[in-house]
C1' cells in the first nucleotide's frame, strides 16, 4: 500500500517519566483514568507468525483491562429485543509491489 495468505472469545505487569486524557477512525453505548490517562524509557512476562541448532524457546516481529470492549451492513431464529452466522473495517505475521 484499493495486493495475497493466515490468525484474532486463550495468554501475559511492575517501576520510572509525564500530568489529562484513553479504549484505531466516525457515530452510539459501555468501560478505564488524579488510588495518575496518553507518550517515552527500563525490567519482567505472554505467545509461537518467520528464522534456526526445532526448544514449553536462541534470534526477528508482535502483544501484556474488558471478545478486535460491544454495536453499525446482510441473513436466519426466536421473539420485540436478544441470539447465531456471514460481511465490512481494523490489527499482527509472512509474502509481494
Nucleotide at each position: 500500500g484499493u495486493u495475497u495468505u493466515a490468525u484474532a472469545a486463550a495468554g501475559a505487569a511492575g517501576g520510572g517519566u509525564g500530568g489529562a486524557g484513553a479504549g484505531a477512525a466516525c457515530a452510539g453505548g459501555c468501560u478505564c483514568u488524579g488510588c495518575g490517562a496518553a507518550u517515552c524509557c527500563c525490567u519482567g512476562g505472554c505467545a509461537a507468525c518467520c528464522u534456526c541448532c526445532a526448544g514449553u524457546a536462541a534470534g526477528g516481529u508482535g502483544c501484556c483491562a474488558a471478545a478486535u470492549c460491544c454495536u453499525g451492513c446482510c441473513a436466519a431464529a426466536u421473539u420485540a429485543a436478544u441470539u447465531u452466522g456471514g460481511g465490512c473495517a481494523u490489527a499482527u505475521a509472512a509474502a509481494c509491489a
Source information:
Predicted 3D model of a 97-nucleotide RNA (SAM riboswitch aptamer (S box leader)) from a Bacteroidia bacterium. The sequence was found by an Rfam model in a public genome assembly. The organism belongs to Bacteroidia, within Bacteria.